Bacterial small signal recognition particle RNA from an Oscillospiraceae bacterium, 99 nucleotides, folded computationally.
The organism belongs to Oscillospiraceae, within Bacteria.
The RNAcentral record of the sequence draws on ENA.
It matches the Rfam family "Bacterial small signal recognition particle RNA". Gene Ontology terms of the family: signal recognition particle, plasma membrane targeting and SRP-dependent cotranslational protein targeting to membrane, signal sequence recognition. Rfam classes the family as a non-coding RNA gene. On this family, see Rosenblad et al., RNA Biol 2009: "Kinship in the SRP RNA family". Rfam's curators write: The signal recognition particle (SRP) is a universally conserved ribonucleoprotein involved in the co-translational targeting of proteins to membranes.
Of the family's consensus pairs, 96% are formed in the model.
[in-house]
RNA sequence: GUAUGGGUCCUGUGCAACAAGAUGCCGUGAACCAUGUCAGGCGGGGAACCGAGCAGCAUUAAGCGGAUUUUCAUGUGUGCCGCAGGUAAUCUGUACAUC
Numbered sequence: 001g002u003a004u005g006g007g008u009c010c011u012g013u014g015c016a017a018c019a020a021g022a023u024g025c026c027g028u029g030a031a032c033c034a035u036g037u038c039a040g041g042c043g044g045g046g047a048a049c050c051g052a053g054c055a056g057c058a059u060u061a062a063g064c065g066g067a068u069u070u071u072c073a074u075g076u077g078u079g080c081c082g083c084a085g086g087u088a089a090u091c092u093g094u095a096c097a098u099c
Stems, first nucleotide, its partner, number of pairs: 001096008009086006015079002017076003021072002025066004034059004042051003
């Protein structure tokens, strides 16, 4: 110096981490315009019973809050983790040639 392999470097992609979002979970949650059950009282009835139904209670809707153990999608030079590609430089191994 040539050829070639590998590393650094660049690109793409996958995975992970982090961030915030939605979902799932838990809690709370409707004076009246949700549901159910409806004490008392009211109405009908000779009565048995029936009816509507306030409060209360329960279950929840919308909403709000909580935790981070679910799932989904997004983003970021967070990783220098995997795979593939790229040629300019740099490091290194092998082979050959030359001084």